This is a predicted structure of a 112-nucleotide RNA (SAM riboswitch aptamer (S box leader)) from Candidatus Mycosynbacter amalyticus.
The sequence is in RNAcentral, with records from Rfam.
The organism belongs to Candidatus Mycosynbacter, within Bacteria.

RNA sequence: UAAAUAUCAAGAGCGUGGCGAGGGACUGGCCCUACGACCCACCGGCAAACGGGUGUGUUACCAGCACAUCACGGUGCCAAAUCCAGCCUAGCAUAGCUAGGGAAGAUAUGAG
Numbered sequence: 001u002a003a004a005u006a007u008c009a010a011g012a013g014c015g016u017g018g019c020g021a022g023g024g025a026c027u028g029g030c031c032c033u034a035c036g037a038c039c040c041a042c043c044g045g046c047a048a049a050c051g052g053g054u055g056u057g058u059u060a061c062c063a064g065c066a067c068a069u070c071a072c073g074g075u076g077c078c079a080a081a082u083c084c085a086g087c088c089u090a091g092c093a094u095a096g097c098u099a100g101g102g103a104a105g106a107u108a109u110g111a112g
Base pairs, nucleotide, nucleotide: 001112004109005108006107007106008105013043015042016041017040018039022032023031024030026086027085028084029083044078045077046076050073051072052070053069054068055067056066057065058064082104087101088100089099090098091097092096
């Protein structure tokens, strides 16, 4: 750097300090934001994909595997469904709406 696989309607900050104008990936919409957003540090929290621990089952035993559990480690996350849509298909009461599948994106693991 990223082929591939999995997940993305759940959950978690009205905290303290710093900065000071944009931010929500992109486009359109719609939102958040000087009552200070976004971002950074600290503190707090959420989750359980990966590593690890524990228990149960399987096994003659070990290993392995499955399930449950802990939240110890490395990540991740803590406005709004990935905020909604974007392309295709189907249906309908057709300036559109609804449903399904994609694309794109995010996160984890990570072949090569």